[in-house]
RNA sequence: CAUCUAGAGGGGUGGAGGGACUGGCCCAGUGAAGCCCCGGCAACCACUUCGAACUUCGGUUCGGAGCAGGUGCCAAAUCCAGCAGGUCGGAGUUCAGGCCUGGAAGAUG
Numbered sequence: 001c002a003u004c005u006a007g008a009g010g011g012g013u014g015g016a017g018g019g020a021c022u023g024g025c026c027c028a029g030u031g032a033a034g035c036c037c038c039g040g041c042a043a044c045c046a047c048u049u050c051g052a053a054c055u056u057c058g059g060u061u062c063g064g065a066g067c068a069g070g071u072g073c074c075a076a077a078u079c080c081a082g083c084a085g086g087u088c089g090g091a092g093u094u095c096a097g098g099c100c101u102g103g104a105a106g107a108u109g
Base pairs, nucleotide, nucleotide: 001109002108003107004106009038010037011036012035013034017027018026019025021082022081023080024079039074040073041072044070045069047066048065049064050063051062052061053060054059078105083102084101085100086099087098088097090095
């Protein structure tokens, strides 16, 4: 800097945790995490190719298509919220909540 409401799981091993954190809500002995094998999804990077713009003519950038080598991913929107603003109705004077927008944090490249 870009993306994060799409997509894609079986077996073995293991034996109680897991979903980053906090709260909630979920998943889990009908077997969690971890590790191994096989499979799949996607298309960020690499590679191939087409077009456009720029160019110091070496290339650079942007976009499309292809491929699947390097990563990544395969419960739930990043599971939801967390901070701020706006708005709505309830209650009735500061309390809980719904919706929208932006952000923070996190993940991947």
A computed fold for a 109-nucleotide RNA from a soil metagenome, annotated as SAM riboswitch aptamer (S box leader). Its mean pLDDT, the model's own confidence on a scale to 100, is 85. The sequence is in RNAcentral, with records from MGnify.